[in-house]
């Protein structure tokens, strides 16, 4: 020093509720924060799933959107005991 792994420690996130606001909606953002997470960091213009349907378009294996804390995948990446 990679690779595999996750003990300590010190930080980090932040599901559910609760609040304010944005959305037609799934659903986001900001405080608050039982669940939990070593990438629960980022990519939705890699792929699959699951969820909305105002608008356009269409009448239906479609069109748009949402979710990276659904999972492959891709790429950064913190600490170091077996």
């Nucleotide at each position: 020093a990679c690779c595999u792994c996750g003990a300590a420690a010190g930080g980090g996130c932040a599901c559910a509720u609760c609040u304010a606001c944005c959305g037609a909606a799934a659903g986001g953002u900001g405080g608050a924060g039982c669940c939990g997470c070593a990438a629960a960091g980022c990519c939705a213009a890699c792929g699959g799933g699951u969820c909305c349907u105002a608008a356009c378009a269409a009448u239906c294996u479609a069109a748009g959107g949402a979710u990276g804390g659904c999972c492959g995948g891709g790429u950064u990446g913190c600490c170091g005991a077996a």

A computed fold for an 82-nucleotide RNA, annotated as c-di-GMP-I riboswitch aptamer.
The sequence was found by an Rfam model in a public genome assembly.
The model forms 90% of the base pairs in the Rfam consensus.
The coordinates come from a structure-prediction model, not an experiment, and the mean pLDDT is 81.